[in-house]
RNA sequence: AAAGCUGGCUAGGCAGUCGCUGGUGGAAUCGCUGGAGGCGUGGGUUUACCCCGUCUUUGGCAUCUGCUAGAGGAAAGUCCGGGCUCCAUAGAGCAGGGUGCCGGUUAACGACCGGACGUCGCGAGGCGAUGGAAAGUGCAACAGAAAAUAUACCGCCGAUGGCCGCAAGGUACAGGUAAGGGUGAAAUGGUGGAGUAAGAGCCCACCGCGGACGUGGUAACACGGACGGCAUGGUAAACCCCACCCGGAGCAAGACCAAAUAGGGGAACAUUGGCGCGGCUCGCGCUGUUCUCGGGUAGGUUGCUUGAGCGCCGUGGUAACACGGCGCCUAGAUAGAUGACUGUCCACGACAGAACCCGGCUUAUCGGCCAGCUUUCAUU
Numbered sequence: 001a002a003a004g005c006u007g008g009c010u011a012g013g014c015a016g017u018c019g020c021u022g023g024u025g026g027a028a029u030c031g032c033u034g035g036a037g038g039c040g041u042g043g044g045u046u047u048a049c050c051c052c053g054u055c056u057u058u059g060g061c062a063u064c065u066g067c068u069a070g071a072g073g074a075a076a077g078u079c080c081g082g083g084c085u086c087c088a089u090a091g092a093g094c095a096g097g098g099u100g101c102c103g104g105u106u107a108a109c110g111a112c113c114g115g116a117c118g119u120c121g122c123g124a125g126g127c128g129a130u131g132g133a134a135a136g137u138g139c140a141a142c143a144g145a146a147a148a149u150a151u152a153c154c155g156c157c158g159a160u161g162g163c164c165g166c167a168a169g170g171u172a173c174a175g176g177u178a179a180g181g182g183u184g185a186a187a188u189g190g191u192g193g194a195g196u197a198a199g200a201g202c203c204c205a206c207c208g209c210g211g212a213c214g215u216g217g218u219a220a221c222a223c224g225g226a227c228g229g230c231a232u233g234g235u236a237a238a239c240c241c242c243a244c245c246c247g248g249a250g251c252a253a254g255a256c257c258a259a260a261u262a263g264g265g266g267a268a269c270a271u272u273g274g275c276g277c278g279g280c281u282c283g284c285g286c287u288g289u290u291c292u293c294g295g296g297u298a299g300g301u302u303g304c305u306u307g308a309g310c311g312c313c314g315u316g317g318u319a320a321c322a323c324g325g326c327g328c329c330u331a332g333a334u335a336g337a338u339g340a341c342u343g344u345c346c347a348c349g350a351c352a353g354a355a356c357c358c359g360g361c362u363u364a365u366c367g368g369c370c371a372g373c374u375u376u377c378a379u380u
Base pairs, nucleotide, nucleotide: 001376002375003374004373005372006371007370008369009368010367012345013344014343015342016341017340018339020070021069022068023067024066025065026064027063031061032060033059034058035057036056037055038054039053040052042051043050044049072351076362077361079360080359081358082357083356084250085249086248087247096246097245098244099243100242101115102114103113104112105111116130117128118127119126120125131241132240136239137238138235139234153181154180155177156176157175160174161173162171163170164169189207190206191205192204193203208230209228210227213224214223215222216221254302255301256300257299264293265292266291267290268289269288273287274286275285276284277283309328310327311326312325313324314323315322316321346349
């Protein structure tokens, strides 16, 4: 210098004008509304108490005005996990769902960190649902002889036995074989040798595999020498087995205040009227008026943003993270604010908008910057 890998930061700047939401001051006292106090030959038969009028004082809303704060790295998808709230709930088990190499972190997780193994890359590194297939059941289209107690299509052999031949030998009938070919995603350990009629773990060496043993490691696992002749093909994102975990609904959760109208409960009055008790009387019920009570709806308040919070430093840890000290407060709307316009500069600005909160994951994203590392080339 070029090409890459990993991790992190940032997300147009400045100025002016006009707005919007929250917070906090000030002004004003015309409007709406609440509290406290005083006054009245006021009212309720009245002194307690209540009501009315009036005055003073003090809040809130609204009005004007000053200051101040105001979206994200993903606010998104709602895919996991937790807090919080209500409902349910003795305990245990079954069913159902989830997770799945090992160790750790955490409030918890399917997340994260570290490690093991496999695989891809020259490498830095990337990716992996990565428990169990000698507990059982099932499945494998097409092709192929055969898809699992292996088998035999083309082949090879035919030593032995048969047949022919005096014999050498021939034949390919019985039979042997699985080395080679062919099919398939996959064909019953691999390579080489010895051996044989031809062959074959039949035997041998190395590799692989197996269950023990030893060494290292918390473990996953790795390594080692001997033993075993090879048994156990694949598939568990098929049933299943094993281990661990899991109650449901969600801020439209939930709590409080509470109209108008309609309906319900209670009390008092009226029973003069209307309707019902198949005719009449009494009585009862409904209907009426006034007062009162509670529930719900509209609406309002709360939940609501101080939190597993953020920044810096220190200590422990490889790390995720934990602990300690100091400092900071950083949207809270409710038809939903966080904007519009103008000027100017540059590298000309992407994806995108909070709605109870938090930890992750995934997806979208114009660019810019920083750190560590890898490979190749060049120069010294």